Fluoride riboswitch aptamer (crcB RNA motif) from a Thermoflexales bacterium, 62 nucleotides, folded computationally. Of the family's consensus pairs, 100% are formed in the model. The prediction has a mean pLDDT of 76.

[in-house]
RNA sequence: GCGAGAUUGGGUGAUGAGGCUCACCUUGAACUGCCAUUCUGGCUGACGGCCUCUACGGAGAA
Numbered sequence: 001g002c003g004a005g006a007u008u009g010g011g012u013g014a015u016g017a018g019g020c021u022c023a024c025c026u027u028g029a030a031c032u033g034c035c036a037u038u039c040u041g042g043c044u045g046a047c048g049g050c051c052u053c054u055a056c057g058g059a060g061a062a
Stems, first nucleotide, its partner, number of pairs: 009026005016053006033043004
C1' cells in the first nucleotide's frame, strides 16, 4: 500500500415529524417517481414497510 473478515460509526431508500422494522451504501457510494415529448405536457404519492401526527387533496354530513 492492497485485499478479505469481524466489530462499530455515519449516510440513504421521489417533500415534514414520532415509534417499530427491513434493505442498501461506505463518500468517485447508496439515493435523486412514472408516461409522452422538438418545444413541452400529463399522472400517483408526505412512509422502503406498518402505526400515529401535521400539511395538502377528494367526497359527504352538521